[in-house]
Molecule: small-subunit ribosomal RNA
Organism: uncultured prokaryote
RNA sequence: AGAGUUUGAUCAUGGCUCAGGAUGAACGCUAGCGGCGGGCCUAAUACAUGCAAGUUGAACGGGAUUGUUGGUAGCAAUACUGACAUGAGAGUGGCGCACGGGUGCGUAACACGUAUGUAACCUACCUUUAACUGGGGAAUAGCUUCGAGAAAUCGAAAUUAAUACCCCAUAAUAUAAAGGAGAGGCAUCUCUUAAUAAUCAAAGCUCCGGCGGACAAGGAUGAGCAUGCGGAACAUUAGUUAGUUGGUGAGGUAAUGGCUCACCAAGACCACGAUGUUUAGGGGUUCUGAGAGGAUUAUCCCCCACACUGGUACUGAGACACGGACCAGACUCCUACGGGAGGCAGCAGUAGGGAAUAUUGGUCAAUGGACGAAAGUCUGAACCAGCCAUGCCGCGUGCAGGAUGAAGGCCCUACGGGUCGUAAACUGCUUUUAUAUGGGAAGAAACCCCCGGACGUGUCCGGGGCUGACGGUACCAUAAGAAUAAGGAUCGGCUAACUCCGUGCCAGCAGCCGCGGUAAUACGGAGGAUCCAAGCGUUGUCCGGAUUUAUUGGGUUUAAAGGGUACGUAGGCGGAUUAAUAAGUCAGUGGUGAAAGCUUGCAGCUUAACUGUGAAAGUGCCAUUGAAACUGUUAGUCUUGAGUAUGGUUGAGGUAGAUGGAACGUAUCAUGUAGCGGUGAAAUGCUUAGAUAUGAUACAGAACACCAAUUGCGAAGGCAGUUUACUAAGCCAUUACUGACGCUGAGGUACGAAAGCGUGGGUAGCGAACAGGAUUAGAUACCCUGGUAGUCCACGCCGUAAACGAUGAUUACUCGAUGUUGGCGAUAUACUGUCAGUGUCCAAGCGAAAGCGUUAAGUAAUCCACCUGGGGAGUACGUCGGCAACGAUGAAACUCAAAGGAAUUGACGGGGGCCCGCACAAGCGGAGGAGCAUGUGGUUUAAUUCGAUGAUACGCGAGGAACCUUACCUGGGCUUAAAUGUUAGUGACCGCUACCGAAAGGUGGCUUCUCUUCGGAGCACGAAGCAAGGUGCUGCAUGGCUGUCGUCAGCUCGUGCCGUGAGGUGUUGGGUUAAGUCCCGCAACGAGCGCAACCCCUAUCUUUAGUUGCCAUCAGGUUAUGCUGGGGACUCUAAAGAGACUGCCUAUGCAAAUAGUGAGGAAGGUGGGGACGACGUCAAGUCAUCAUGGCCCUUACGUCCAGGGCUACACACGUGCUACAAUGGCAGGUACAAUGAGCAGCCACUUGGUGACAAGGAGCAAAUCUCAAAAAGCCUGUCUCAGUUCGGAUUGAAGUCUGCAACUCGACUUCAUGAAGGCGGAUUCGCUAGUAAUCGCAUAUCAGCAAUGAUGCGGUGAAUACGUUCCCGGGCCUUGUACACACCGCCCGUCAAGCCAUGGAAGCUGGGGGUGCCUAAAGUCCGUAACCGAAAGGAGCGGCCUAGGGUAAUACUGAUGACUAGGGCUAAGUCGUAACAAGGUAACCGUAA
Repeated sequence: AGAGUUUGAUCAUGGCUCAGGAUGAACGCUAGCGGCGGGCCUAAUACAUGCAAGUUGAACGGGAUUGUUGGUAGCAAUACUGACAUGAGAGUGGCGCACGGGUGCGUAACACGUAUGUAACCUACCUUUAACUGGGGAAUAGCUUCGAGAAAUCGAAAUUAAUACCCCAUAAUAUAAAGGAGAGGCAUCUCUUAAUAAUCAAAGCUCCGGCGGACAAGGAUGAGCAUGCGGAACAUUAGUUAGUUGGUGAGGUAAUGGCUCACCAAGACCACGAUGUUUAGGGGUUCUGAGAGGAUUAUCCCCCACACUGGUACUGAGACACGGACCAGACUCCUACGGGAGGCAGCAGUAGGGAAUAUUGGUCAAUGGACGAAAGUCUGAACCAGCCAUGCCGCGUGCAGGAUGAAGGCCCUACGGGUCGUAAACUGCUUUUAUAUGGGAAGAAACCCCCGGACGUGUCCGGGGCUGACGGUACCAUAAGAAUAAGGAUCGGCUAACUCCGUGCCAGCAGCCGCGGUAAUACGGAGGAUCCAAGCGUUGUCCGGAUUUAUUGGGUUUAAAGGGUACGUAGGCGGAUUAAUAAGUCAGUGGUGAAAGCUUGCAGCUUAACUGUGAAAGUGCCAUUGAAACUGUUAGUCUUGAGUAUGGUUGAGGUAGAUGGAACGUAUCAUGUAGCGGUGAAAUGCUUAGAUAUGAUACAGAACACCAAUUGCGAAGGCAGUUUACUAAGCCAUUACUGACGCUGAGGUACGAAAGCGUGGGUAGCGAACAGGAUUAGAUACCCUGGUAGUCCACGCCGUAAACGAUGAUUACUCGAUGUUGGCGAUAUACUGUCAGUGUCCAAGCGAAAGCGUUAAGUAAUCCACCUGGGGAGUACGUCGGCAACGAUGAAACUCAAAGGAAUUGACGGGGGCCCGCACAAGCGGAGGAGCAUGUGGUUUAAUUCGAUGAUACGCGAGGAACCUUACCUGGGCUUAAAUGUUAGUGACCGCUACCGAAAGGUGGCUUCUCUUCGGAGCACGAAGCAAGGUGCUGCAUGGCUGUCGUCAGCUCGUGCCGUGAGGUGUUGGGUUAAGUCCCGCAACGAGCGCAACCCCUAUCUUUAGUUGCCAUCAGGUUAUGCUGGGGACUCUAAAGAGACUGCCUAUGCAAAUAGUGAGGAAGGUGGGGACGACGUCAAGUCAUCAUGGCCCUUACGUCCAGGGCUACACACGUGCUACAAUGGCAGGUACAAUGAGCAGCCACUUGGUGACAAGGAGCAAAUCUCAAAAAGCCUGUCUCAGUUCGGAUUGAAGUCUGCAACUCGACUUCAUGAAGGCGGAUUCGCUAGUAAUCGCAUAUCAGCAAUGAUGCGGUGAAUACGUUCCCGGGCCUUGUACACACCGCCCGUCAAGCCAUGGAAGCUGGGGGUGCCUAAAGUCCGUAACCGAAAGGAGCGGCCUAGGGUAAUACUGAUGACUAGGGCUAAGUCGUAACAAGGUAACCGUAA
């Protein structure tokens, strides 16, 4: 100090989350020791038991008991009675019990903190000073007797003491009164002093030293009271208050004071937050933080409050009293039912609550406290010990050597390597700790006792003695021995640390992002690693990171955020100058800021934690002295801010009135006749009762064309014919006047579009609602025909808008360019200067960017308003306003990890521009209808093997399923297997043959090796072993290959430049091209993969060559034929070349290039065709061609065999063939190809058969022979428009061929049969020239063939293209976007289902509070004739007040509630499609329905 997370990527905004520290903690796993701290945060819930406050005999009456010793009686035991000592328990009196200890309920307050005041006060014990201590009296506890009661306890009588109580005397520096003198202060006043008169005191004990008692004045200590300042939340709490605020007088108190009372006045508090509600003890401190801050108030210290709940006083120096009293209440206990007792928020402990917090311990040894003269007693204060890893600190669990890098685990590319790992074993060393034994503290010095000394029976000093809970503890020594001692979490990123196995969106993990759907470093286990370590993790809470409430230190055009606008109150801020002052400000000094803590120096425990001591700090408050710049205040002056005046000028500024024309509508009249109107197209509607149209006249309401604009005016909303009146404002000029009069503005007031509301008018047009017609799947819409409110006017409400420049007001400053409006100046319409407005573009600067840019979003200042993640929600509740509609103010629970901004690249658009393509159009021929063939789906089946599925599957893998193929099914077999290698061994194998069997196979029989250098070799079989096999799964683990976009023209890179960046530029632009082809321009310059070319075929020619091809010329020969000799001329063959390049011409153009019935040429602008397929897309296809990772099967998912199936058949689709006929069918005759194939082959020719074919039989491994006939064509004939001489399906019969075998299930032939079908709906396919169409030929596969398929070949041989509006696909540029899995996208609302929290609600039920009335305990105070007392006084009675109780209505705040409302969340529900593109009716805001 940062990091993760919104996006395809980017920047910024913004939230969420993490890493750190801390803790009175808790939980999980684990655990050796010690030191020092800490330990009910919850129920201020209830408490059994014990202890926690007593002491004093030197104040008093009295004295149980015990001891010693007498006396009397008695033999004695013993009884009685003296003296001395002892002094229990209870009582009177004194002092203490108001401290110490606990808790945090209450309290928002002078409670606390801090600083003051007390001239308004008290203070026991202690201390100082002064002076006093005389006389008398009456009682009462106890004790005794009697009585009541269960008890607690109480009553009566008699008697008694005191340092208990009362009276008298004396008395002042006391108290009170009136004055005198002096001094001081702070208004009331205070102090000093002399005198006058009045009042008030005491207690004794004694060892005779003293100890006490009383009065007064001081000190010290501790309290009381008052005041300034400081620190909680909510305004959805805005008004509160009658003793209330003040005065006078009185009472009361230690003391001021409405503290209380009487009277008088009407005040007092409050937006600088009263009152109310809620929460809370406050502080020193503690934690965190760089700090400022934020949070906190356990332990320790200070203060406060409380003591079962509420009230009350008494006593006392002090209390309204934790272990006192009285009363009331709740609760618990005892009871004889009459009545009594109690208060752990003291220490332990119990129950309960809770995630959770300890022993019913020891001692007064130390420290401290109470009493006492003292000894001493008491002390759960305190000191110690016990329990708990609860925290902090320290120590240890060993150290060194040791490689065959052991065994074993784990991993791998696995005969081997890596890792655990010098780790272990083994060798040497040490002994902290633990264990054992022994020794053994400090804390202790006093009081007191003894002795001595100085003063002199007492105080001080010195010496000695007594006293230890902790504790036989700390510590020390010795002994033996590595011996007694390591775990927890984590390992996807953040975040240090990785592999294997298991699991398979399951189980589970998770702080955030997110992992898991068969190769999981994220789940579980293992190995290894990392981090901490007697602990480690998790959870909770606080601060930090978070500049995410921003004083330090944020923002508001578009991310959340400027109020709709103005005026203006309080408040805040404010021009120049002079003087004074000293409130703010600054400096010095003094006081205070407790101790502890923090920081720091030193020191003590072996170290540290811990502790001691000194210093510093404590940023604060108060007082005082000084300074005077700035702010403030006071007094003066000034003119530039502001205003006024005078003179001009501008404008749709406002209000009221008058008035004008055009248009629409209506009415009347006229002309006139059949339609009008409306739409994408229609219909509803109007019209022969005369519409629409045209003309004339009249009426009515509303709005003001042109001018008109980027204009003008206004605070905003807003304002538009003309004109009049009234009125407001701005600007300019003059510089005459005032002299800071200013700016902003919380509350407040006024204005405030449209819609809406009320009352009354008005109503032409338009027009929510509504009605009808259309559209549509629907259409409560868009479109059409009507049409009511409304729109208009007057008056009154409402108070909201995307009320927007999404930009608050004011002031100052900061480059320019160019329009325009209104003034003014220079003679003037040029041109220019200046002031005020209003626009555009830009420098600097700013900004996340887009952009803003003197009209700032720049640089500064002042004031106001507003924001703090999205949703819930501008909702609920409350309050205010409103006639209502509704407006203003304005949450929470819950939920998500995003929501949102700007820009980028793509993709997309029922956006735009340009361009291309058989894309459309123009044409030709088809498909879709029929029959059949073939493939697919579906269905069926034992199986109908598998794959391919929009384009890019479907005559596809398959270029050929009867068996085989074959992967499927049924059945029968085999298990190292069907193949190969190695090998012991055997000598055969092959062949022939018998039986079983469907075959495979099994069981037998016969026969039986070769070569040899004799070592062996070859061949065959072969037990056993090692290596098998799988068309099983995953094409979403892969390689390779392939399809498609697409033969589309694109896709990129280097360097440079631009941008914060993603990215851009280049590649865009202007032309051109088939082309990112080329040219020009240009912050780009170059380059690569693509395009083109290079390659092949074809079209022309040349050269070379001339067999098997050819034959013009010559010769021979045949019925005929290049048949033969011969020839290279020609065709052809097959090699090498030529040729075409916009090269030439004309035109256009800068060029590239284009155009031309141009020339030439066989060919002309890529001549035609092929091969060739950029970066990439579709997780496209293929694990069944092949290869291959992983997984799976192993007497089977392998393998062999037979039979069956892949050929099924209500049906649907694709691709084809044949047709429907006359451009044809049939019959006869006749002509012309090319590519290919051939020996288990092609087969001439002959014969037989109607034929398929058969039987013979030449030639040819092929430019030689054969397939081989080409067909359409041409020439004749016939048929004559019919289900036909079309069409050939289907079926019957008979055959041929292939093959082991044609039943399931072959092809072909012949005869017979002769189905549908008469050109095919919506829709749809191919093709631009040697193309379509049409005609045949060949081949692969192959025994044969289901081939009408596929691949090639040639023959004949068209039509059309105006053109790019539209459909489809594509390219480039641009635009919008809420899309990025990219429009097959995204996404909204109702309904249905589940879950969650919330609002309303008839009610029901709690809580605390205030108020009225009734009642009223204890108790203080007041009053008082009867009773008691001699009196003082008391009892009793009465009164005031009050806790509490009752009652009545009330406001506030909870819980709950049938039902109800909306909201949120939830992989695959329903209905539509509102938004995002022009989202298919642009969207959005306000309002109404």